RNA sequence: GGGUCGUUAGCUCAGGUGGUAGAGCACCUGACUUUUAAUCAGGGUGUCCGGGGUUCGAGUCCCCGACGACCCA
Numbered sequence: 001g002g003g004u005c006g007u008u009a010g011c012u013c014a015g016g017u018g019g020u021a022g023a024g025c026a027c028c029u030g031a032c033u034u035u036u037a038a039u040c041a042g043g044g045u046g047u048c049c050g051g052g053g054u055u056c057g058a059g060u061c062c063c064c065g066a067c068g069a070c071c072c073a
Base pairs, nucleotide, nucleotide: 001072002071003070004069005068006067007066010025011024012023013022019056027043028042029041030040031039049065050064051063052062053061
C1' cells in the first nucleotide's frame, strides 16, 4: 500500500427480503427472610462507532472517515 471481517444496553451477543431495537448475565425497585444469599414480581437503563447520501421510512442499502482483528504485498 491492497483486501476481508467486526463496531448495537454495563458485559457477551442476536437483529430475515428496509417498517419506530432484543436475549442471557449484570444492574435498579418491591415482596419474602432476623440479615445476606437464593427465589418471586416489576423495570431496558440505548445518539445502533462518526459524518453524508438513497428512501415515505435506514441497525439494515451506498459513499467517506475512525478504531480493532486477520490475510496479501
Source information
This is a predicted structure of a 73-nucleotide RNA (transfer RNA) from an uncultured Syntrophomonadaceae bacterium. Rfam family: tRNA. Its family is annotated with triplet codon-amino acid adaptor activity in the Gene Ontology.